Background
A computed fold for a 316-nucleotide RNA from Archaeoglobi archaeon JdFR-42, annotated as Archaeal signal recognition particle RNA. Its Rfam family is "Archaeal signal recognition particle RNA". For this family Rfam cites "Towards the structure of the mammalian signal recognition particle" (Wild et al., Curr Opin Struct Biol, 2002). The family is grouped with related families in Rfam's "SRP clan".
RNA sequence: UGGUGGGCUAGCCCGGGUGGCUCGGCGUCACCUGUAACCCGAAAUCGUCGAUAUGCGGGGGGCGAAGCCGAUGGGAGUCCGAGCAUACCACCAUGAAUACCUUGGUCCAGACCAUGAGUCCCCGUCUCAUGGGAUCGGCGGUUAUGAGGGGGCUUUCCGUAGGGACUGUCUCCUCAUAUUUACCGUGGGCACCGGUUUAGGCCCGGAAGGGAGCAGACCUACCACGGACGUUCGAUGCUCAUGAGGUUCCGGGGAUGAGAAUGGAUCAGGGACCGUUCUGGUGGUGGUGUUCGGGCGACCUGAGGCGGGCCCACCA
Numbered sequence: 001u002g003g004u005g006g007g008c009u010a011g012c013c014c015g016g017g018u019g020g021c022u023c024g025g026c027g028u029c030a031c032c033u034g035u036a037a038c039c040c041g042a043a044a045u046c047g048u049c050g051a052u053a054u055g056c057g058g059g060g061g062g063c064g065a066a067g068c069c070g071a072u073g074g075g076a077g078u079c080c081g082a083g084c085a086u087a088c089c090a091c092c093a094u095g096a097a098u099a100c101c102u103u104g105g106u107c108c109a110g111a112c113c114a115u116g117a118g119u120c121c122c123c124g125u126c127u128c129a130u131g132g133g134a135u136c137g138g139c140g141g142u143u144a145u146g147a148g149g150g151g152g153c154u155u156u157c158c159g160u161a162g163g164g165a166c167u168g169u170c171u172c173c174u175c176a177u178a179u180u181u182a183c184c185g186u187g188g189g190c191a192c193c194g195g196u197u198u199a200g201g202c203c204c205g206g207a208a209g210g211g212a213g214c215a216g217a218c219c220u221a222c223c224a225c226g227g228a229c230g231u232u233c234g235a236u237g238c239u240c241a242u243g244a245g246g247u248u249c250c251g252g253g254g255a256u257g258a259g260a261a262u263g264g265a266u267c268a269g270g271g272a273c274c275g276u277u278c279u280g281g282u283g284g285u286g287g288u289g290u291u292c293g294g295g296c297g298a299c300c301u302g303a304g305g306c307g308g309g310c311c312c313a314c315c316a
Base pairs, nucleotide, nucleotide: 001316002315003314004313005312006311007310008309011063012062013061014060015033016032017031018030019029023050024049025048026047027046038059039058040057041056067306068305069304073300074299077296078295079294080293081292082291083290084289085288088287089286090285091284092283093282094281095278096277097276100271101270102269103268104267105266106265107264108263109262112259118256119255120254121253122252123251124250126245127244128243129242130241131240132239133238134236135235136234137233138231139230140229143178144177145176146175147174148173149172150171151170152169153168156165157164158163183227184226185225186224187223188222194219195218196217197216202211203210204209
């Protein structure tokens, strides 16, 4: 220096393409294609990167100085454009009608119909307004005068006490007359600043007599219930009357006097195009098929280019 064998490490391989997304590159997504050849996790309201972009995070396998790049030729497939075709499919537009809606005439059938078809008119039922009634509920309790009596406050006077006389005012009760619709029945009922009568007891007094006055009874303020009455307060599955309105159904009455709800056929129109028909009604576009041109392109081929490090052993 070269060769053979073994061991290392650098490094390389474990896919690629079209579309979509993106400012752009990859990835998950869709499709096409290849190898002996990866596993786990997240990722389209996204994951990761920046023309030195050709995924990110974690793990593993293979080759091993191996390898990487790559002209040329072929080429699965895919995209764009143009033409032709119309057997099939889809969408859009559009024409007509025997199908749809509707008007009138004619014809046929026709439940029913002189015990009255169809039409017209009136009334009721219906709606509204107004005015009443009925029932129920709410609310309410007259006023004046006179007489008598009581009480509160007050004026003046008398008496040895209890007490007596006089004046004004407020209020309560009873009776009578009148007025009002404001009356009736039952029950209760003011402890104390409503009245009458006041047993017993208490007070003043020589006595007579008088005073305050509990309980009870009666009257009464007041309360409750019921009835009657009043009310320009209210309510209602009630009812009456008048007026206006409304006419589809229903009921009643009147006029007229022979048709008729409806269905079918046909003729002459009008309308609409939801469905039906014109066995593609017509036209257009696209899908599909086919031809041509252009682009990209997995994969095959591999001119040529770059790179070929370190250690050990043996041989020449």